RNA sequence: CGUGCAGGCCGGGUGACCGCGGGCGGCUUCGGCCGUCCGAGGAAAGUCCGGACACCGCAGGGCAGGACGCUGGGGAAACCCCAGGCGGCGAAAGCCGACGGAAAGUGGAACAGAGAGGAGACCGCCGGCGGGUGACCGCCGGUAAGGGUGAAACGGUGGGGUAAGAGCCCACCAGCGAUCCGUGGUGACACGGCGGCUGGCCAAACCCCGUCCGGUGCAAGGCGAAGCAGGUCCCGUCGACGCGGCCCGCCGAGGGACCGGGUACGCCGCUCGAGCCACCGGGCAACCGGUGGCCUAGACAGAUGGUCACCCUCGACAGAAUCCGGCUUACAGGCCUGCUACC
Numbered sequence: 001c002g003u004g005c006a007g008g009c010c011g012g013g014u015g016a017c018c019g020c021g022g023g024c025g026g027c028u029u030c031g032g033c034c035g036u037c038c039g040a041g042g043a044a045a046g047u048c049c050g051g052a053c054a055c056c057g058c059a060g061g062g063c064a065g066g067a068c069g070c071u072g073g074g075g076a077a078a079c080c081c082c083a084g085g086c087g088g089c090g091a092a093a094g095c096c097g098a099c100g101g102a103a104a105g106u107g108g109a110a111c112a113g114a115g116a117g118g119a120g121a122c123c124g125c126c127g128g129c130g131g132g133u134g135a136c137c138g139c140c141g142g143u144a145a146g147g148g149u150g151a152a153a154c155g156g157u158g159g160g161g162u163a164a165g166a167g168c169c170c171a172c173c174a175g176c177g178a179u180c181c182g183u184g185g186u187g188a189c190a191c192g193g194c195g196g197c198u199g200g201c202c203a204a205a206c207c208c209c210g211u212c213c214g215g216u217g218c219a220a221g222g223c224g225a226a227g228c229a230g231g232u233c234c235c236g237u238c239g240a241c242g243c244g245g246c247c248c249g250c251c252g253a254g255g256g257a258c259c260g261g262g263u264a265c266g267c268c269g270c271u272c273g274a275g276c277c278a279c280c281g282g283g284c285a286a287c288c289g290g291u292g293g294c295c296u297a298g299a300c301a302g303a304u305g306g307u308c309a310c311c312c313u314c315g316a317c318a319g320a321a322u323c324c325g326g327c328u329u330a331c332a333g334g335c336c337u338g339c340u341a342c343c
Base pairs, nucleotide, nucleotide: 002342004339005338006337007336008335009334010333012311013310014309015308016307017306018305020039021038022037023036024035025034026033027032041317045328046327048326049325050324051323052322053217054216055215056214065213066212067211068210069209070084071083072082073081074080085099086097087096088095089094100208101207105206106205107202108201122147123146124143125142126141127140128139129138130137131136155173156172157171158170159169160168174198176195177194180193181192182191183190184189221268222267223266224265230259231258232257233256234255235254237253238252239251241249242248275294276293277292278291279290280289281288282287312315
């Protein structure tokens, strides 16, 4: 140097002028003007998860429904992150995985095939009986080694055994432990022994087990101003009257549902927050703690743009709208670090 993998960073620069949104200060004839400072992203996106916050609802518990599901740790929480285990892929670095239970029950497996799960005998193999001169055929029984079907056929290979065969017996290998033991590990699990010889697959099928779960979203919600027209119904509330008390009736207040009418102006919420950046300490890491520093868009028809000059490698995807943590998707090109195999 070329191959591949993982992680991180940048994603046009400088200057001048004009324009736009906001903060602060000053001036004002209250219409604005001047000065100064700040002004999109790694995804601001999709709105897929989880929260903060706000309003509504709510005694407690259960049913139904939904989400998630290896172990340990982190985190406010999560369809999140880190480390590890197991399985799959790769020569490796590494990548991917809804990864609890199929011996609780119900159910499913198209087509083909005799048979799709405590199954089965189509061809074949073997024995007996019968028929035929014979090749062979028929009946009864045994068998599952071989053939055939299939994605999958009730362990595999080898040997013994047998009429032929078969975990029928044995050795090795794979798998199992609903009921085992030892060692290592916090644990998932791994290794070794023992046991019986095999009781397969699908739970992103119903289901079982465990954990968690109220609804609506900043157009939430609050304050002020303006405008309009009220009506019907309801109440485990309060007050007054009828009788001192209860029921009940009636009147008023308060609350609620629906229909109708009116308005759409100003302010708050609004950006200081599970914040960002350094350094130190703990930890494999995610992350946590300490010290110091920083303030970094807040619009409400919605700002971040344009022109000129110079330079380079000629510039991708895209653009805030309550905020935060994640995930996913899009992205021209460039840089850095570590690792893998070969030369």

Model confidence (mean pLDDT): 77 of 100. A computed fold for a 343-nucleotide RNA from a Thermoleophilia bacterium, annotated as Bacterial RNase P class A. Of the family's consensus pairs, 93% are formed in the model. It matches the Rfam family "Bacterial RNase P class A". By type it is a ribozyme. Lineage of the source: Bacteria > Bacillati > Actinomycetota > Thermoleophilia.